[in-house]
Molecule: small-subunit ribosomal RNA
Organism: uncultured prokaryote
RNA sequence: AACGAACGCUGGCGGCGCGCUUAACACAUGCAAGUCGAACGAGCGGACGGGCUUCGGCCCGCACUCCUAGUGGCGGACGGGUGAGUAGCGCGUGGGGACCUGCCCUGGAGUGGGGAAUAACCUGGGGAAACCUAGGCUAAUACCGCAUACGCCCCUUUUGAUAGCUCAAAGGGUGGCCAAAGAUUCAUCGCCUUGGGAUGAGCCCGCGUCCGAUUAGCUUGUUGGUGGGGUAACGGCCCACCAAGGCCUCGAUCGGUAGCUGGUCUGAGAGGACGAUCAGCCACACUGGGACUGAGACACGGCCCAGACUCCUACGGGAGGCAGCAGUGGGGAAUCUUGGACAAUGGGCGCAAGCCUGAUCCAGCGACGCCGCGUGGGUGAAGAAGGCCUUAGGGUUGUAAAACUCUUUCAGCGGGGAAGAUGAUGACGGUACCCGCAGAAGAAGCCCCGGCUAACUCCGUGCCAGCAGCCGCGGUAAUACGGAGGGGGCUAGCGUUGUUCGGAAUUACUGGGCGUAAAGGGCACGUAGGCGGACCAAACAGUCAGGCGUGAAAGCCCCGGGCUUAACCUGGGAACUGCGUUUGAUACUGCUGGUCUAGAGUCCGGGAGAGGGUAGUGGAAUUCCCAGUGUAGAGGUGAAAUUCGUAGAUAUUGGGAAGAACACCGGUGGCGAAGGCGGCUACCUGGACCGGUACUGACGCUAAGGUGCGAAAGCGUGGGGAGCAAACAGGAUUAGAUACCCUGGUAGUCCACGCCGUAAACGAUGAGUGCUAGACGUUGGGGGGCCUAGCCCUUCGGUGUCAUAGCUAACGCGUUAAGCACUCCGCCUGGGGAGUACGGCCGCAAGGUUAAAACUCAAAGGAAUUGACGGGGGCCCGCACAAGCGGUGGAGCAUGUGGUUUAAUUCGAAGCAACGCGUAGAACCUUACCAGCCCUUGACAUGGGGGUCGCGGGUUCCGGAGACGGAAUCCUUCAGCUCGGCUGGACCCCACACAGGUGCUGCAUGGCUGUCGUCAGCUCGUGUCGUGAGAUGUUGGGUUAAGUCCCGCAACGAGCGCAACCCUCAUCUUCAGUUGCCAUCGGUUCGGCCGGGCACUCUGGAGGAACUGCCGGUGAUAAGCCGGAGGAAGGUGGGGAUGACGUCAAGUCCUCAUGGCCCUUAUGGGCUGGGCUACACACGUGCUACAAUGGCGGUGGACAGUGGGACGCGAAGGGGUGACCCGGAGCAAAUCUCCAAAAGCCGUCUCAGUUCGGAUUGCACUCUGCAACUCGAGUGCAUGAAGGUGGAAUCGCUAGUAAUCGCAGAUCAGCAUGCUGCGGUGAAUACGUUCCCGGGCCUUGUACACACCGCCCGUCACACCAUGGGAGUUGGCUUUACCCGAAGGCGGUGCGCUAACCGAAGAGAGGGGCAGCCGACCACGGUAAGGUCAGCGACUGGGGUG
Repeated sequence: AACGAACGCUGGCGGCGCGCUUAACACAUGCAAGUCGAACGAGCGGACGGGCUUCGGCCCGCACUCCUAGUGGCGGACGGGUGAGUAGCGCGUGGGGACCUGCCCUGGAGUGGGGAAUAACCUGGGGAAACCUAGGCUAAUACCGCAUACGCCCCUUUUGAUAGCUCAAAGGGUGGCCAAAGAUUCAUCGCCUUGGGAUGAGCCCGCGUCCGAUUAGCUUGUUGGUGGGGUAACGGCCCACCAAGGCCUCGAUCGGUAGCUGGUCUGAGAGGACGAUCAGCCACACUGGGACUGAGACACGGCCCAGACUCCUACGGGAGGCAGCAGUGGGGAAUCUUGGACAAUGGGCGCAAGCCUGAUCCAGCGACGCCGCGUGGGUGAAGAAGGCCUUAGGGUUGUAAAACUCUUUCAGCGGGGAAGAUGAUGACGGUACCCGCAGAAGAAGCCCCGGCUAACUCCGUGCCAGCAGCCGCGGUAAUACGGAGGGGGCUAGCGUUGUUCGGAAUUACUGGGCGUAAAGGGCACGUAGGCGGACCAAACAGUCAGGCGUGAAAGCCCCGGGCUUAACCUGGGAACUGCGUUUGAUACUGCUGGUCUAGAGUCCGGGAGAGGGUAGUGGAAUUCCCAGUGUAGAGGUGAAAUUCGUAGAUAUUGGGAAGAACACCGGUGGCGAAGGCGGCUACCUGGACCGGUACUGACGCUAAGGUGCGAAAGCGUGGGGAGCAAACAGGAUUAGAUACCCUGGUAGUCCACGCCGUAAACGAUGAGUGCUAGACGUUGGGGGGCCUAGCCCUUCGGUGUCAUAGCUAACGCGUUAAGCACUCCGCCUGGGGAGUACGGCCGCAAGGUUAAAACUCAAAGGAAUUGACGGGGGCCCGCACAAGCGGUGGAGCAUGUGGUUUAAUUCGAAGCAACGCGUAGAACCUUACCAGCCCUUGACAUGGGGGUCGCGGGUUCCGGAGACGGAAUCCUUCAGCUCGGCUGGACCCCACACAGGUGCUGCAUGGCUGUCGUCAGCUCGUGUCGUGAGAUGUUGGGUUAAGUCCCGCAACGAGCGCAACCCUCAUCUUCAGUUGCCAUCGGUUCGGCCGGGCACUCUGGAGGAACUGCCGGUGAUAAGCCGGAGGAAGGUGGGGAUGACGUCAAGUCCUCAUGGCCCUUAUGGGCUGGGCUACACACGUGCUACAAUGGCGGUGGACAGUGGGACGCGAAGGGGUGACCCGGAGCAAAUCUCCAAAAGCCGUCUCAGUUCGGAUUGCACUCUGCAACUCGAGUGCAUGAAGGUGGAAUCGCUAGUAAUCGCAGAUCAGCAUGCUGCGGUGAAUACGUUCCCGGGCCUUGUACACACCGCCCGUCACACCAUGGGAGUUGGCUUUACCCGAAGGCGGUGCGCUAACCGAAGAGAGGGGCAGCCGACCACGGUAAGGUCAGCGACUGGGGUG
């Protein structure tokens, strides 16, 4: 795009078309083929005439009319239906000639004279009926002789054509045979014969006409001949005889499917699909067979027979055939009225009038299709209401509506009213059309809105319900489901389903491919076939051009015409790409003839080679045997063991045996068609190469079938068997180990003969020929040159590497093509099922070869890209390992977590990167949890109304656990002001909006944070390369802590990161000098205490200083690295702050903010008490120890730094053993104070559960606080647990670091072993980068991309689906043999019967005819045996999906 459609929703009108695609299933009822009295006889009725009459009617006649049945004629072979069968001369197209043709047209001739019957009718009989039968009468355009005749047949003559058979024309013959019909209104219609025509039919031929080779052979009247028969006619059409042919890979036969065509649909075309309506042909008419009649039939509404079915029946017999028009049932998703008329067109009969006509013309039903029209037009912003959305402003529906105004197509009502009809006749039809009237009046739906694909929002739902053509949507914010609003599309339709073509170059003729995507046969030889070198000539088959014939009409296309237009109808043209025929052309291809040598081959001369076969032969090695020497091991492995060995192994020496394979040479070397071929020698033998040019003269290429060769393994028979070695055994390894490793070991490996016929049989690349840049190797020949152990140039053949053009999806290929061309063969057409099943062929078997389908999936696949990953590689880094030091893991305690418990033990954090984390400090508070008691506009914010003027605070008292409620008393008495309770402000009360939520979702979010990681990376612009993803830059060579820098480079630059800039420590200078300092001077109560000073220390501002700057070496003359000098500091000087693009849906809704959801006398708010502090356990992080580098005591009270301090730090002095208390100086701090630093030093203890260790517990205290019971810290006395350095494992640290020692601060009333800082003392080690972990760069493989915590294979179990086998069983089609043999035609017979004819004539006999009988043929049916297809089938095999 289309449709004979169907289904869903909807539906106003008209025109033109179309309407059982299924059951060629069965049919009730009516109709669909009759007509002619001008062929004929008879008859009923009617009219007319006459007669009779009881007026009811009856009789007679007819030259009248009508009708019925019959005889006769013509038509029932047309028209109408259907598509079952048919793969066929059935159809299409073009031809051929041996033939018939009623009615029709046109010619010629004729129509004489006779005869015998028979229906109807009458009489009789049988039957239920259908119908049958006997006798008698009768007519014809019915039937039969005779005459005549063009004519036909036979014989014969002549002429012409022909190679001949034979044909044509003309003539002759005593030869043979055959005609006729009449009717009437007198003008016609008929009849017979014959020639021609027209029309229609029959027959034959060329070409074309679906699928299957898992159908490869078929055929006996088969193929041909001779002679007959038969037909309208040719012919094995039929028969007898003779011969043995005929068809087929250019697809016979068989199976399946199918009416064919003009055309229809689609498509740019070529094609593909289809064959409704219309038209041509064919076939069929319940199924099968058969003939009759006829011009024509093997006959839809005829006959006979058989069968199935239905109906009638008196049971004896009969009747029927809608695939005609309507209609019914049935089937089905589905297809109409039992209508009108012969008015028109056409048909049959008839002289005609006319009759018949379900052909036809019309009407009806159906949106089934095409076409046309309408459902209104204009104005109309307050942009109404309502709906929907909203960021709450608005937007949208939307000029849409309303309103005002206009019009009346269609439908409705009324009136008129055709054409179609040449003279009459109109079913349609009171139709088309015309006029008038009323009124916007009666007339809009369907699908879609994620992408493809035009059109977006809200609500509901929550992997549910559902959608879906493909991809895919839906798991709480769904433009995808459902609804709504809005929008898009089409419109009396719109969607869906089905089907065809297109897109699909996705079967490729036009117009595809085969190295890796599916696809080159394992290789060769060769048959058919296909294709084929140069020249000349001839002919013209293909080819090309013109003419002629044909190519039906309709349809398509063009130009016109007619319906108001269109659809539709109609006139003309073009076209119908084809076939036939004819004339011409002769280049090309083919054919024929001749010639040639460039292809191909032969010959001669050479050389190379693991080419093949047979026979022989050689050495090394291995194993075994014998003997000698010799002793305890050997062997084997990652390490071992099995194994061998004291009965003497291994090792070693000598001798012997056997079998197999041939080291070095040896090589991208050679040979072969491939498989493949490797010691040496001989013989036999194939092919290729080089040189020569003598010969042949296209002898060539390819190759379906076919034939041969064909690794390994395997099979058969017979040998052989050293080594190796499936199976097998043992030992190991392992979770297991039917493996990898080891020790053994049988088939086999070897030989001969015969099978098998497959391989990643690979260059994953068929064979042949020609053409198309080069460079460098190597191999076998030839030629030439030179400076000749050799080198160079060149040529032919092979074998390699790189590369240009070109090709390719890319990778890659590239004269050895995957380039450019030609020829031939093989093969491919999504993945799986499956190279499987069935069938065939081959094989001893194993199996091979050929080779599907059902079903299932939305992919499977190739090449390349970026990542990620690897028990891949290279380079490099990091307390990553190693080297060290100290810990953890064991103990007790502290703290966090899990678990458990609980009324509650609030919540979060979960590998690193949760666990002394949020928490810089849970007794109340905190607090979010639990129990109980209270409040409900609320503890807090804003707004309205009313009231009060203060509000608030202190003290005391009462109830209560408290919140709360109540009372008394005291203090205080807001601001502005226009002095008005006027304004602000505050409080109370009321009502409602609302407040409130540490309720949920960190997977809806913002912000913040962790982590990889302070790792060196992450990107961009332009350019270039690539079809593209993308690459390049950013890779490479060096170097660095660093993508740091240098060099190189199709890149050149740039950004975020690195580094630097910032802070701090270390050095110096300068400025400043109190609260800091004191060198010098003076004073002194000896204390920088005072005067004084600012030099020093210090404080805190500003500067300097370090940059590989200098030297040497190294490196590439670079960047840099190494060493040195100087310097306080040296190669980023130490530390900090600083965290790229991103990853982990990482963490946090309980900091805060926030969408959505949820609660609203509660999930909000207040309070008391409890809990977060529980405790069989488990883990993390710590503290204290286990002791002598230690404990304890003592000492002059050795020596710091950072910090803090007013609700504070708190000195001196005093009390207490002590915590602490009394006290209160000084200090908002370089001034006063916390403040004592500790490790250190000296003494003692002497290895023990201790003078170690301090848990636990008892008693008594101190402090904070409203309050230390649950549940604080501290002190003293007493008690004195575990613990003796910690398993597997594991952590930190590279220098002022680890270790060790104390100090301060935040939080805080109080509470630190935690955290954050500070200083004191102060090490050891780093060979190095193999390994573990993490990371960076390059490279490689990948079937991964949620990215290895990936992907993914097979069995088993379960469910479902289709399928193979299967004892059998059921059915269809078909073949062969035999039996039976209806009707029928044919043949024979015909003793029965016999009018018209012949014959004889007297009957009769005979000829002829008929019945009957017999025979061959044959439908249906039967018996037996096959072939083939399909259904079912216990059980069973594999396959697919989940």